[in-house]
RNA sequence: AAAGUUGGUUGGGCAAUCGCUGUAUUUCAUUGAAAUAGAGAGGAAAGUCCGGGCUUUAUGGGGCUGGACGCCAGCUAACGGCUGGGAAGUGUGAGCUUACGGAAAGUGCAACAGAGAAAAUACCGCCGUGAAAACGGUAAGGGUGAAAUGGUGCGGUAAGAGCGCACCGCGUUUGUGGUAACAGAAACGGCAUGGCAAACCCCGUCCAAAGCAAGACCAAAUAGAGAAACUGAGGAUUUCCUCACACGUUGUUCCGCGUGGUUUCUGGGUAGGUCGCUUGAGCAACUUAGCAAUAAUUUGCCUAGAGGAAUGAUUGCCUCGUUUGGUUUCUACCAAAUAGACAGAACCCGGCUUAUAGACCAACUUUCCUU
Numbered sequence: 001a002a003a004g005u006u007g008g009u010u011g012g013g014c015a016a017u018c019g020c021u022g023u024a025u026u027u028c029a030u031u032g033a034a035a036u037a038g039a040g041a042g043g044a045a046a047g048u049c050c051g052g053g054c055u056u057u058a059u060g061g062g063g064c065u066g067g068a069c070g071c072c073a074g075c076u077a078a079c080g081g082c083u084g085g086g087a088a089g090u091g092u093g094a095g096c097u098u099a100c101g102g103a104a105a106g107u108g109c110a111a112c113a114g115a116g117a118a119a120a121u122a123c124c125g126c127c128g129u130g131a132a133a134a135c136g137g138u139a140a141g142g143g144u145g146a147a148a149u150g151g152u153g154c155g156g157u158a159a160g161a162g163c164g165c166a167c168c169g170c171g172u173u174u175g176u177g178g179u180a181a182c183a184g185a186a187a188c189g190g191c192a193u194g195g196c197a198a199a200c201c202c203c204g205u206c207c208a209a210a211g212c213a214a215g216a217c218c219a220a221a222u223a224g225a226g227a228a229a230c231u232g233a234g235g236a237u238u239u240c241c242u243c244a245c246a247c248g249u250u251g252u253u254c255c256g257c258g259u260g261g262u263u264u265c266u267g268g269g270u271a272g273g274u275c276g277c278u279u280g281a282g283c284a285a286c287u288u289a290g291c292a293a294u295a296a297u298u299u300g301c302c303u304a305g306a307g308g309a310a311u312g313a314u315u316g317c318c319u320c321g322u323u324u325g326g327u328u329u330c331u332a333c334c335a336a337a338u339a340g341a342c343a344g345a346a347c348c349c350g351g352c353u354u355a356u357a358g359a360c361c362a363a364c365u366u367u368c369c370u371u
Base pairs, nucleotide, nucleotide: 001367002366003365004364005363006362007361008360009359010358012318013317014316015315016314017313018312020040021039023037024036025035026034027033028032042342046353047352049351050350051349052348053347054211055210056209057208060255061254062253063252064251066207067206068205069204070203071085072084073083074082075081086100087098088097089096090095101202102201106200107199108196109195123142124141125138126137127136128135129134150168151167152166153165154164155163169191170189171188172187173186174185176183177182215275216274217273218272225266226265227264228263229262230261232243233242234241235240236239245260246259247258248257249256282301283300284299285298287296288295289294320340321338322337323336324335325334326333327332
């Protein structure tokens, strides 16, 4: 100097004038007005993909079924999230990716080609006998294929083959390090029925539903209207109890429990207001512990709450970038124009995913040059 990897900050600034919404205080006085003070849309507010807080459904236990997750350890309210570690793959590297339990419980799939594609096989070839046809041996070489009887080398053999040996790989046992996943070592054994479970399946863990249009309260009005179907039995006797029946209780079913009528049709009234609604698993800083995610103490701060939807408009200056023109020290100066990406809260929070013009910071990697 160039090219990269990972993480992070920002995403215009200042001033003036006018306007909108909430809150607090004061005054007037009315359901409002005025003055003052201070506040007012994001890093993703998006997607609605996960997990919760909160609200309602009265509340459970078993069987079957369905869904999600899947290496180890930790963090968290929780998660399919995050952090660290391991393994496999990939890159020269910094790094990146992983739907990462089990293939000897069973079933299934791998077109075509090929002799043969899984508890599979001998096409060409090689060797032996033979005049030939043919017979026997072989799986080292070749071919087909995404994949072909563990790999490389040496010996041996008629030619070969773990047939034997060395190393690697695989299996068993013992032991070392580590919380663990795993890694390493030693001894013994010639030792292979491969791949796919993001195929069905097996194993382990977890799992109610609906959602702020949830839900609560107040006021007002009407017709606590009319008709039909489906259910009875028994006991006590104004009416109540028991059984049956119906509805609900996660998808289903049994038990238990709760409510008791249930369903259909016709017709009528209301749909207004208040709350929920913003002080939170909240934010920031120091310190301590931890590799980190994060946790705790202390100190400080309060930062939208609209209700068809406010949070804005105009002007001027400054700055980064871009475009045009000129000059020229050849890479800078002057002038003019122009804020220029993705994009807008709606009960709240923690994540993930997607979009993002430009500007900047830190650490690390590789290459080249100079000293």